About this RNA: This is a predicted structure of a 116-nucleotide RNA (SAM riboswitch aptamer (S box leader)) from a Bacteroidota bacterium. The source organism's lineage runs through Bacteria, Pseudomonadati and Bacteroidota. The coordinates come from a structure-prediction model, not an experiment, and the mean pLDDT is 80. Its Rfam family is "SAM riboswitch aptamer (S box leader)". Gene Ontology term of the family: regulation of gene expression.
RNA sequence: AGCUUAUCCAGAAAGGUGGAGGGAUGCGCCCUGUGAAACCUUGGCAACCAUCUUUAAACUCGUUUAAAUGAGAAGGUGCCAACUCGAAUCGUGCUGCAUGUGCGAAUAGAUAAGUC
Numbered sequence: 001a002g003c004u005u006a007u008c009c010a011g012a013a014a015g016g017u018g019g020a021g022g023g024a025u026g027c028g029c030c031c032u033g034u035g036a037a038a039c040c041u042u043g044g045c046a047a048c049c050a051u052c053u054u055u056a057a058a059c060u061c062g063u064u065u066a067a068a069u070g071a072g073a074a075g076g077u078g079c080c081a082a083c084u085c086g087a088a089u090c091g092u093g094c095u096g097c098a099u100g101u102g103c104g105a106a107u108a109g110a111u112a113a114g115u116c
Base pairs, nucleotide, nucleotide: 002115003114004113005112006111007110008109013042014041015040016039017038021031022030023029025088027086028085043080044079045078048076049075051071052070053068054067055066056065057064058063059062084108089105090104091103092102093101094100095098
């Protein structure tokens, strides 16, 4: 990298180095010399894994599995502009019939856990 499952309208930034890009993709729209990316330091958010608690089930009877609008944040990740920034393909509702708008699904992407 691939595959499976879950989540994606919440939340959380300062300093240093750096010096022109960045927001995955073409488009749109944004951010950016009042300093982009990247790296470092410190801080924070969240609660996927892990931990603990409660409940239920199973059995080999102290473990396993499942559930929780349960707890906390020491550990493994992740994240800290804009809903995944928006639309993209399909279906459908609305009206002022537009270069409009709402909803559902798909695709793509991100993250976690598992797997070969």